[in-house]
Predicted 3D model of RNase P RNA and transfer RNA as a complex of 482 nucleotides. It holds a member of the Rfam family "Bacterial RNase P class A". Rfam describes the family as follows. Ribonuclease P (RNase P) is a ubiquitous endoribonuclease, found in archaea, bacteria and eukarya as well as chloroplasts and mitochondria.
RNA sequence: GUGGAAGGCUGGAUGGCUGCUUCGGUGUUUUCGGACAUCGGGGAGGAAAGUCCGGACUCCAAUAAGAAACGGUGCCGGGUAACGCCCGGGCGGGGCAACCCGACGGAAAGCGCCACAGAAAAUAGACCGCCUUUCCUUAGGGAAGGGUAAGGGUGAAACGGUGGAGUAAGAGCCCACCGCGCUGCUGGCAACAGCGGCGGCAUGGCAAGCCCCACUGGGAGCAACGCCAAAUAGGGACCGCGUGCUGUGUUUGUCUUCGGGCAGCCAGCGGAGCUUCUUAUGCUCCAGCAGGUCCGGGUUGGCGGCUGUAGCUGUGUCGGUAACGGCAUGGUCAGAGGAAUGGUCAUCUAUGGGAUUUGCGCAAGUAAACCCCAAGACAAAAUCCGGCUUAUAGGCCUUCCGCGCAA
RNA sequence: GCGGGCGUAGCUCAGGGGUAGAGCAUAACCUUGCCAAGGUUAGGGUCGAGAGUUCGAAUCUCUUCGCCCGCUCCA
Repeated sequence: GUGGAAGGCUGGAUGGCUGCUUCGGUGUUUUCGGACAUCGGGGAGGAAAGUCCGGACUCCAAUAAGAAACGGUGCCGGGUAACGCCCGGGCGGGGCAACCCGACGGAAAGCGCCACAGAAAAUAGACCGCCUUUCCUUAGGGAAGGGUAAGGGUGAAACGGUGGAGUAAGAGCCCACCGCGCUGCUGGCAACAGCGGCGGCAUGGCAAGCCCCACUGGGAGCAACGCCAAAUAGGGACCGCGUGCUGUGUUUGUCUUCGGGCAGCCAGCGGAGCUUCUUAUGCUCCAGCAGGUCCGGGUUGGCGGCUGUAGCUGUGUCGGUAACGGCAUGGUCAGAGGAAUGGUCAUCUAUGGGAUUUGCGCAAGUAAACCCCAAGACAAAAUCCGGCUUAUAGGCCUUCCGCGCAA
Repeated sequence: GCGGGCGUAGCUCAGGGGUAGAGCAUAACCUUGCCAAGGUUAGGGUCGAGAGUUCGAAUCUCUUCGCCCGCUCCA
């Protein structure tokens, strides 16, 4: 100089004019709910997005224990409130390298699928070829039978690979190496790796097909949910459960032939329900109560939840390879609610583009001065938080690798 | 905001791993004196887009784009 790799930061600044929203103070006004004026403070993002995961929080009586079903995750270890996230390691793949990528458990538990082509597609299999026996023969060969998976051909895939020995031709039939399986030792927390021994090969692929194994998950979601107010026909249809038993309890009511009956209350048992089932605790109900679905009616209001806490973040320090954690200290001021954070002008700065002049140079070009133009991209909170994914005009910084040239 | 669903021919829809179909519509021909109906045939598809798994994807998985539906409160 050139081509790459990884990581991080940023995503304008200041001011004027004019709006919007929220909080606080003051004043005026009021139908006491507020309204208006004025002063002061605050007012979008790195992804606020997609809503793909994980939580906080709230309700479902409680969500306690167990089971089934249905999901989710999937090498190992660690981090975290938790995760499908992050960090480190292993294995596999790509790249000369820096480095990057990986849904990466199990196919000898079982079931299923493997189109077309091909002889044969998972219990292997003779189409051509090779070898051989018998017969025929026009002496070229042909027919029938047997052996053979080395070669050809088909396919995504042909039942271990390469080389040798061996054979009629061949073949793990035998041998060496590689692969594979079993096993022992060593290292490592582990995934796994290394070394040795044994086995002649049994075990094709697909689990983002069913499934098996391990771990893990109750459901719904701030339009959750709680409170207040207003208004209406507290309406209708269908479905579901159902019309209990016992008591020497009680003195509440009523009736009485004074024995008691009935109703209520209480206690026990039983039944039904309480968002899959069972158990446990608990709650409600047993005669019309409450439940579900649909239709119909009313309202389109207010307050809380609401924004600061598993907090987030800057700096320092300690532990850790790191993610992260501990301690000290500083900052932390959107909280609207059909939804504010806008518009416009000026100046500046970074950078880019264009024109002119001058210097160097044959030129391409390059350096300086000055002038003009341009803040543009993706996109905007809606209960909150941790991640992931996707979009993004540009600008800045750090580290590393390859190649070329010069010393 | 939250939850759910759907993208296949011009339209309405099947197809759920093995070279993509049906009905209607369109075009041509037959039939008729002409039209309609009827009959025969033909054309028309990157299966919304991009990756991955697989020998092979409309189909399975992930990401993304577009469209549609439902959900206030009271009694």